Annotation:
A computed fold for a 109-nucleotide RNA from Pontibacillus salipaludis, annotated as SAM riboswitch aptamer (S box leader). The prediction has a mean pLDDT of 83. Rfam family: SAM riboswitch aptamer (S box leader). The family has 457 seed sequences and 9,625 matches in Rfam 15.1.

[in-house]
RNA sequence: UUCUUAUCCAGAGAGGUGGAGGGACUGGCCCUUUGAAACCUCGGCAACGGAUUCUAUUCAAUUAGAACACCGUGCCAAUUCCUUUAAGCUUAGGCUUAAAAGAUGAGAA
Numbered sequence: 001u002u003c004u005u006a007u008c009c010a011g012a013g014a015g016g017u018g019g020a021g022g023g024a025c026u027g028g029c030c031c032u033u034u035g036a037a038a039c040c041u042c043g044g045c046a047a048c049g050g051a052u053u054c055u056a057u058u059c060a061a062u063u064a065g066a067a068c069a070c071c072g073u074g075c076c077a078a079u080u081c082c083u084u085u086a087a088g089c090u091u092a093g094g095c096u097u098a099a100a101a102g103a104u105g106a107g108a109a
Base pairs, nucleotide, nucleotide: 001109002108003107004106005105006104007103008102013042014041015040016039017038021031022030023029027082028081043076044075045074048072049071050070052067053066054065055064056063080101084099085098086097087096088095089094
């Protein structure tokens, strides 16, 4: 980098350096000199994989559920901020489901 698969309406920020951008892309709408990105320190959130513990099941292996931030990741404005396509519904505004795109985990090449 590509493919497969699961999840994405919950949750969680302070300080230092820095000095103008950031929210993936398009358009919108926001955030930002009352200090953006990035980096560092500390803190926090969260059960995706591992470890551990408990419960149920099983002859057993397993499987299912729960607990737990110890390890590996991830995350800490706004639903993935909204968006695009199809189908259905709706007087309208819009709503629902699915897909696409994206993000993260796990596995594979």